[in-house]
Molecule: Bacterial RNase P class A
Organism: marine eukaryotic metagenome
RNA sequence: GCGGGCCGAGUGGUCGCUGCUCGGGAGGCUCUCACGAGCCAACCGCGUGGAGGAAAGUCCGGGCUCCGCAGGACACGGUGGUGGGUAACGCCCACCGUCCGCGAGGAUAGGGAUAGUGCCACAGAGAAUAGACCGCCGAUCGGGGGCUCUCCGGAGCCCCAGGAGGCAAGGGUGAAACGGUGCGGUAAGAGCGCACCAGCGGGCCGGGUGACCGGCUCGGCUUGGCAAACCCCACCGGGAGCAAGAUCAAGCAGGGAGCCUUGUCGGACUGGUCCGGUCCGCUGUGACUCCCGGGUCGAUCGCUCGAGGUGCCGGGCAACCGGCAUCCCAGAGAAAUGACCACUCUCGACAGAACCCGGCUUACAGGCCCGCCU
Numbered sequence: 001g002c003g004g005g006c007c008g009a010g011u012g013g014u015c016g017c018u019g020c021u022c023g024g025g026a027g028g029c030u031c032u033c034a035c036g037a038g039c040c041a042a043c044c045g046c047g048u049g050g051a052g053g054a055a056a057g058u059c060c061g062g063g064c065u066c067c068g069c070a071g072g073a074c075a076c077g078g079u080g081g082u083g084g085g086u087a088a089c090g091c092c093c094a095c096c097g098u099c100c101g102c103g104a105g106g107a108u109a110g111g112g113a114u115a116g117u118g119c120c121a122c123a124g125a126g127a128a129u130a131g132a133c134c135g136c137c138g139a140u141c142g143g144g145g146g147c148u149c150u151c152c153g154g155a156g157c158c159c160c161a162g163g164a165g166g167c168a169a170g171g172g173u174g175a176a177a178c179g180g181u182g183c184g185g186u187a188a189g190a191g192c193g194c195a196c197c198a199g200c201g202g203g204c205c206g207g208g209u210g211a212c213c214g215g216c217u218c219g220g221c222u223u224g225g226c227a228a229a230c231c232c233c234a235c236c237g238g239g240a241g242c243a244a245g246a247u248c249a250a251g252c253a254g255g256g257a258g259c260c261u262u263g264u265c266g267g268a269c270u271g272g273u274c275c276g277g278u279c280c281g282c283u284g285u286g287a288c289u290c291c292c293g294g295g296u297c298g299a300u301c302g303c304u305c306g307a308g309g310u311g312c313c314g315g316g317c318a319a320c321c322g323g324c325a326u327c328c329c330a331g332a333g334a335a336a337u338g339a340c341c342a343c344u345c346u347c348g349a350c351a352g353a354a355c356c357c358g359g360c361u362u363a364c365a366g367g368c369c370c371g372c373c374u
Stems, first nucleotide, its partner, number of pairs: 001372007009344007017050004022045003027040005052350001056361002059359005064241004076237005081095005096110001097108004111232002116230002118226003133171002135167003140164002143160007179197006198222001200219008245301004254292005260286001262284001263282001265281006308327008345348001
């Protein structure tokens, strides 16, 4: 330097807070004629448990709960090498490809760019069936000059400039300029032709479960990059969440029943008649008791024993799986896990459970262990 695993102040004392078991227990409730029995319980005592590696972010995946759901298609979202692990995953393991590193190792969003559409900043002439700034050429056409020939119309040869034009080798720009080297070729050049190399595509053979690797052969000479751009392909995905949800249930309001009361009400009886009295009925008022459904405050459950921890053995390269033994390890409801003292040390970081679990990510004083590289 690289990779991995683990710990995350310790010991003792005193006093508190909180869950549970056991013992005691003021008091209350129910049943009973009573004796008594049962239940609840403030509080007290003993014993015992009491935050994390991330309890965090709430980013993925599942369990659980309620709601929804015939089937198909579309839309939307996610994932994307191969094989395996798992309850499942976007996680983990192993392997493959590519890139980086002398190396141990690291990174990887890694299907499709001849399905289609789109984009490629700045610089540059040109950024995709491209382009011509410098440069090269100027064979051909045209211009100027010289010489020769001439049937006087012109023709041939040579030279000059570089107008039309040709080229893309070299320079230059860029992250990227439409293969590389060599020979031929040409006016100059160019896959224009050829050889080799690289790359692309097809076929065959061999190895591997596979991604893929190795080899042979053919093809046109060459086809840029980007899909965490749209898109295409394959696969996956119902919604909401413990304030889920379930049970019990004061008070108030509503509905009903009973009984009492009240009434210049009606009827019957008593009575010669009226008042009065008794009984029945009716309507309303008020009080009490009971019932009903929904349900507030509140209470209980959900709640912590779980894809659980530890040890050993076995399978597997590993992730992980199986067997046996053993252990029980917060469960509150405004929310407990603290304070003080003494001693020791490396002088103490990030940080606090709230239904549970598997991951990822982020924060973190310091320390320990293992393997490997230069």